The part of an RNA shown here (small-subunit ribosomal RNA, central domain) has 344 nucleotides and comes from an uncultured bacterium. Model confidence (mean pLDDT): 85 of 100. The RNAcentral record of the full RNA draws on ENA and SILVA.
[in-house]
Context: one part of a larger RNA
RNA sequence: UUGGGCGUAAAGAGUACGUAGGCGGCCUGUUAAGUCUGAUGUGAAAUCCCGCGGCUUAACCGCGGAGGGUCAUUGGAAACUGGCAGGCUUGAGUACGGCAGGGGUAAGUGGAAUUCCAAGUGGAGCGGUGAAAUGCGUAGAUAUUUGGAGGAACACCAGUGGCGAAGGCGGCUUACUGGGCCGGAACUGACGCUGAGGUACGAAAGCGUGGGGAGCAAACAGGAUUAGAUACCCUGGUAGUCCACGCCGUAAACGAUGAGCACUAAGUGUCGGAUAUAAAUUCGGCGCUGUAGUUAACACAUUAAGUGCUCCGCCUGGGGAGUACGGUCGCAAGACUGAAACUC
Numbered sequence: 001u002u003g004g005g006c007g008u009a010a011a012g013a014g015u016a017c018g019u020a021g022g023c024g025g026c027c028u029g030u031u032a033a034g035u036c037u038g039a040u041g042u043g044a045a046a047u048c049c050c051g052c053g054g055c056u057u058a059a060c061c062g063c064g065g066a067g068g069g070u071c072a073u074u075g076g077a078a079a080c081u082g083g084c085a086g087g088c089u090u091g092a093g094u095a096c097g098g099c100a101g102g103g104g105u106a107a108g109u110g111g112a113a114u115u116c117c118a119a120g121u122g123g124a125g126c127g128g129u130g131a132a133a134u135g136c137g138u139a140g141a142u143a144u145u146u147g148g149a150g151g152a153a154c155a156c157c158a159g160u161g162g163c164g165a166a167g168g169c170g171g172c173u174u175a176c177u178g179g180g181c182c183g184g185a186a187c188u189g190a191c192g193c194u195g196a197g198g199u200a201c202g203a204a205a206g207c208g209u210g211g212g213g214a215g216c217a218a219a220c221a222g223g224a225u226u227a228g229a230u231a232c233c234c235u236g237g238u239a240g241u242c243c244a245c246g247c248c249g250u251a252a253a254c255g256a257u258g259a260g261c262a263c264u265a266a267g268u269g270u271c272g273g274a275u276a277u278a279a280a281u282u283c284g285g286c287g288c289u290g291u292a293g294u295u296a297a298c299a300c301a302u303u304a305a306g307u308g309c310u311c312c313g314c315c316u317g318g319g320g321a322g323u324a325c326g327g328u329c330g331c332a333a334g335a336c337u338g339a340a341a342c343u344c
Base pairs, nucleotide, nucleotide: 004315005314006313007298008297012312014201015200016199017198021194022193023192025088026087027086028085029084030083031082033081034080035077036076037075038074039073040072041071042069049065050064051063052062053061054060091191092188093187094186096183097182098181099180103177104176105175106174107173108172109171110154115149116148117147118146119145120144121143125136126135162169163168206247207246208245209244210243211242215241216240220236221235222234223233258311259310260309261308262307263306266289267288268287269286270285271284272283273282274281293300294299317344318343319342326337327336328335329334
């Protein structure tokens, strides 16, 4: 380089935006860079290939021909790609009228429950387990009533229900704000797709500074269990979990399935619109069954893993190893990039 792949065998970057680049709708004219074609020059000889000939044959040698190029110059063609000019509306977008929503940020606010504090009643246990014990309790616990404090999470509604690019998002109200869908078709007129680098976002844990701390709970302590028990069970309990600001940048970040466009049987459930309101029809979203087709099989099957096109990422036996070294980033933890010897 050609070729093969990436749901589960190795392999889709966690996600998005976007630079360069790659690719790009319909019509007309023009140009002639790509493309096609003619001529000229050149591509030394030998070699290779074809034909004929010479050594007895062959190897070898001689003669003739053919072939060989991202080549140069020049003449032409104009379908396609590209350039330039003009136009179009179906791709894309804007405006207008509606619709649904735990989409985001900030502020405020509500009730239930746990815990704690104070007081009343009350008087011996409570708690916990497979059984117990540690623990709490006559200095009055548990239980119960009233009042108060404080933090965190929002029962029911709740749903293979909704929203978001992903991570994710759930009491209620307000302010600000992003996206989506539908409708008619007013406007722009290819403004598009993808996207190496880059930038932003990115669960939990962790880190820094300052707050907060009810419950839960790594570490830790004690009680059990056990041969032992650095565990599972129990009683406690600190970081942390919460808030603000800053860092970290990783996950089975999963649909283990990159993004976009087009095409390709049906049936059924459900969410949001439009027309209609009697059924049906149509657009968008989420599921199930399933034909063709695909697949090693499982399965996928208009939300493709089917049929095609464009662009990016990634894979190349197991271990060594996501390690070492170097570099970049980070306060650190570490992250990203990422081998080899050796071995099977």